[in-house]
Context: one part of a larger RNA
RNA sequence: CACCGCCCGUCAAGCCAUGAAAGCCGGGGGACCUGAAGUCGGUAACCGCAAGGAGCCGCCUAGGGUAAAAUCGGUAAUUGGGGCUAAGUCGUAACAAGGUAGCCGUAUCGGAAGGUGCGGCUGGAAUACCUCCUU
Numbered sequence: 001c002a003c004c005g006c007c008c009g010u011c012a013a014g015c016c017a018u019g020a021a022a023g024c025c026g027g028g029g030g031a032c033c034u035g036a037a038g039u040c041g042g043u044a045a046c047c048g049c050a051a052g053g054a055g056c057c058g059c060c061u062a063g064g065g066u067a068a069a070a071u072c073g074g075u076a077a078u079u080g081g082g083g084c085u086a087a088g089u090c091g092u093a094a095c096a097a098g099g100u101a102g103c104c105g106u107a108u109c110g111g112a113a114g115g116u117g118c119g120g121c122u123g124g125a126a127u128a129c130c131u132c133c134u135u
Base pairs, nucleotide, nucleotide: 003098005095008091009090011088013085014084015083016082018080019079020078023075024074025073026072027071031066032065033064034063038060040058041057042056043055046053047052101122102121103120104119105118106117107116108115109114
């Protein structure tokens, strides 16, 4: 402060974080193709008496390229609700029997609080009755 009380939701304004989202950008990894130099391995023809060398073949690989999918991150028209805020708009749902008692579940309807139907609860007022306890 104390019914000239309290209080609910939509809507409008500002700020904050956040979900969804066509698209755009990026990261790492994997697959496939290609593959320099170089080490290593192989090797009958060429050089060498030989050791070995040249040449050739192979393995590994830096790098380059290809395609699709997954994954991670950034951004994003638009969109969903949430939180806070002095004060604003519409109503008045709840708190007294709050002016239709309230609440829970569910269905449905409605600018919004909410309304209605069905089932349930008393944490409902009043009156009457019953049972129990105390005196």

The part of an RNA shown here (small-subunit ribosomal RNA, 3' minor domain) has 135 nucleotides and comes from Chitinophaga sedimenti. The full RNA is in RNAcentral, with records from ENA. Model confidence (mean pLDDT): 80 of 100.